Model confidence (mean pLDDT): 76 of 100.
Glycine riboswitch aptamer from a Hyphomicrobiales bacterium, 110 nucleotides, folded computationally.
The sequence was found by an Rfam model in a public genome assembly.
Lineage of the source: Bacteria > Pseudomonadati > Pseudomonadota > Alphaproteobacteria > Hyphomicrobiales.
The model forms 89% of the base pairs in the Rfam consensus.
Rfam family: Glycine riboswitch aptamer. About the family: This family represents the bacterial glycine riboswitch. Rfam links the family to the GO term glycine biosynthetic process.
RNA sequence: GGGAUCUCUGGAGAGCGGUUGCGGCAGGCCCGCAACCCACCGAAGGGGGUAAGCCCGCCUGUUCAGGGUUUGGCGGGUGAUUCUCUCAGGUUCCGGACAGAGUGGGGCGA
Numbered sequence: 001g002g003g004a005u006c007u008c009u010g011g012a013g014a015g016c017g018g019u020u021g022c023g024g025c026a027g028g029c030c031c032g033c034a035a036c037c038c039a040c041c042g043a044a045g046g047g048g049g050u051a052a053g054c055c056c057g058c059c060u061g062u063u064c065a066g067g068g069u070u071u072g073g074c075g076g077g078u079g080a081u082u083c084u085c086u087c088a089g090g091u092u093c094c095g096g097a098c099a100g101a102g103u104g105g106g107g108c109g110a
Stems, first nucleotide, its partner, number of pairs: 006102005015038001017037008025028001039091003045087001046085003053078007061070001063068001
């Protein structure tokens, strides 16, 4: 000096949907939870694709005794995101990618 963890702060999107079961009370076809169905969202995680860059091969130009360096072109590989998919997750809160901050002085020890 950099990174991760941790703490604090900021931090988007999308259902006051339906059915069933259980529970609650102030007893309403009200509230909470769970499962399933339908609709929707992308910013935990995960998958996919590509840009620049990098690497490899071939061709070509320059130089050279040769090797090599280097110009241009083509092909292949690798390759990020707030791109894309929606498996997971989510559609109050919670959570949340990401961003910012984590200071100053003194003493001791290595």